[in-house]
RNA sequence: UGCCCCUUCGUUCAACCGGCAGGACGGCGGCCUCUGAAGUCGCUAAUCGUGGUUCGAAUCCAUGAGGGGCAG
Repeated sequence: UGCCCCUUCGUUCAACCGGCAGGACGGCGGCCUCUGAAGUCGCUAAUCGUGGUUCGAAUCCAUGAGGGGCAG
């Protein structure tokens, strides 16, 4: 310097051809228990930034940022 891939709750993994962002773990609370653990129910919290396309974008396009790989 060129090319390719990745970026979603605190963590990890989903989201079918563009149509309500969900699961698990964690955290918080309830139930249960003599207490705790386990179990069970509920709650919690995210689409890397900006612009564009579209009735509608995590998803498509452009650009930037961060990370990884290959080549030189």

Overview: Transfer RNA from Trebonia sp., 72 nucleotides, folded computationally. NCBI's taxonomy places the organism under Bacteria, Bacillati, Actinomycetes, Streptosporangiales, Trebonia. It matches the Rfam family "tRNA". The family's RNA type in Rfam is transfer RNA. Its family is annotated with triplet codon-amino acid adaptor activity in the Gene Ontology. The RNAcentral record of the sequence draws on ENA and MGnify.